[in-house]
């Protein structure tokens, strides 16, 4: 320097001006409240997707079972998890390292296109072998070729993604775990290591029973439902409900009206209670909290001590402009350093750029989107 792997960090800074949201204090105004001044606060690593798990709230619920859903190597962590940590095994990579729904198909049932004789209690298409018949040849019997038939055979060929352990020797008419040796696997068993998954070593049995469970299913464990539009409280106007009082020609109430009289219309009117709606308040930010440090643990994480308080809106604020500095890119350069030079590094000047994206009850995760720079590691090549 090329190629690659892993990890954590930041998410421009400061100032000025004009705003926005929600607080506190003080003052003024007629109260709920409004206005003014001052003070301090105001998005993220993912606030996102809403995919898991919880807190919290309401509803349901004796207990047990069925149905349904989820998870699925081990140990640990945690409030919990499908998450995390450390491992085991398998796969990929030269390696750093990465990935894995990783229990059971030797419980049952099912499925497998095309090709192929046969695809799961195997299978005879070609071949190989034996026997029989026919025929031909040489011909003394014997033997050989060809065709057909019957049977044996999983060595060889062929089909296929896959053909029912592999190699060799023996064996046989030809063959075959039919027998034996070695190898691979399975089951059983013994010894050693490990908390465990599992690992290492020995022995026995010819046991060789392919794939698929993100096929039904079996086994083990877990799971009630709905989500802050949960839910709690306060509570109009109008309509309707209940109670009491009063009134229906002995006329309540209303119109004309400032009031009385008068006149007209006339069966309701008044008060109280309770439910719901609009609206408002709470839930709502001190929490499985952040930071630092010490201790335990390989780690995830846990504990002690100190310290900090850091958005709470409800169509939803957190913005805009300017200046200076910092970062990155491009260009220019009669500047500086190195070099024979090409060129490299720095400076100055000019121009441009800065991602993904924004709370909405709150946490723990996962996933996805995305800019910059840093550290560690692997490998290849060259040089010293």
């Nucleotide at each position: 320097g090329g190629a690659g792997g892993g990890g954590g960090a930041c998410a421009g800074a400061u100032g000025a001006u004009c705003g926005c949201c929600g607080g506190g204090u003080u003052g003024c105004c007629u109260u709920u409240g409004g206005c003014a001044a001052c003070c301090g606060g105001g998005a993220g690593g993912a606030a996102a997707g809403u995919c898991c798990g919880a807190a919290c709230a309401c509803c349901a619920c004796a207990g047990g079972g069925c149905a349904g859903g989820g998870u699925g190597c081990u140990c640990c962590a945690u409030a919990a998890c499908g998450u995390g940590g450390a491992g085991u095994c398998g796969c990929g990579g030269u390696a750093a390292c990465g990935c894995g729904a990783a229990g059971g198909c030797a419980a049952g049932u099912g499925c497998a296109a095309c090709a192929g004789a046969g695809a799961g209690u195997a299978g005879a298409c070609c071949g190989c072998c034996a026997c029989g018949c026919a025929u031909c040849c040489g011909u003394u019997u014997c033997g050989g070729g060809u065709g057909c038939g019957u049977g044996g055979u999983a060595a060889g060929g062929g089909u296929g993604a896959a053909a029912g352990g592999g190699u060799g020797c023996g064996g046989u008419a030809a063959g075959a775990g039919c027998g034996c040796a070695c190898c691979a696997g399975u089951u059983c068993u013994c010894c050693g290591g490990g908390u465990g998954a599992c690992c290492g070593g020995g022995g026995a049995a010819g046991c060789u029973g392919g794939g698929u469970a993100a096929a039904c299913c079996c086994c083990a464990c877990c799971c009630g439902g709905u989500g802050c539009a949960a839910g709690a409280c306060c509570a109009a106007a109008u309509a309707g409900g209940g109670a009491a009082g009063u009134g229906u020609c002995c006329g309540a109430g209303g119109g004309c009206u400032g009031c009385c009289c008068g006149u007209c219309c006339g069966a309701g009117c008044u008060u109280c209670c309770g439910g719901g709606u609009a609206g408002g308040u709470c839930g709502c930010g001190u929490g499985a909290g952040g930071u630092g440090u010490c201790g335990g643990g390989u780690a995830a994480c846990c504990g002690g001590c100190a310290u900090c308080c850091u958005a709470g809106a409800u169509g939803a604020a957190u913005g805009a402009u300017c200046a200076u500095c910092g970062c990155c890119c491009c260009g220019u350069u009669u500047c500086c350093g190195g070099g024979u030079a090409a060129c490299c590094g720095g400076g100055a000047c000019g121009g441009g750029g800065a991602a993904c994206a924004a709370a909405a009850u709150u946490c723990g995760g996962c996933u996805u989107a995305c800019g910059u720079g840093c550290c560690c590691c692997u490998u290849c090549a060259a040089c010293c």